Overview:
Transfer RNA from Akkermansia sp., 72 nucleotides, folded computationally. The sequence was found in a public genome assembly. It matches the Rfam family "tRNA". It is annotated as a transfer RNA.

[in-house]
RNA sequence: GCGCAGUUAGCUCAGUGGUAGAGCACAUCCUUCACACGGAUGGGGUCACAAGUUCGAAUCUUGUACUGCGUA
Numbered sequence: 001g002c003g004c005a006g007u008u009a010g011c012u013c014a015g016u017g018g019u020a021g022a023g024c025a026c027a028u029c030c031u032u033c034a035c036a037c038g039g040a041u042g043g044g045g046u047c048a049c050a051a052g053u054u055c056g057a058a059u060c061u062u063g064u065a066c067u068g069c070g071u072a
Stems, first nucleotide, its partner, number of pairs: 001071007010024004018055001026042005048064005
């Protein structure tokens, strides 16, 4: 340089056009003499960035950035 894959919550990841989710973590409460475990509730998102297609985009198209793998 070229090809492929990835980028979504603090972390690990789902989500293939119609209200953005789960587990862990965090906060509060219940439980306990106390801690742990367990249970309930809650907070937290510019879906990497920009443009386009569409009534509607995390999702489709194009470009850019970053990360990884392959190749010479």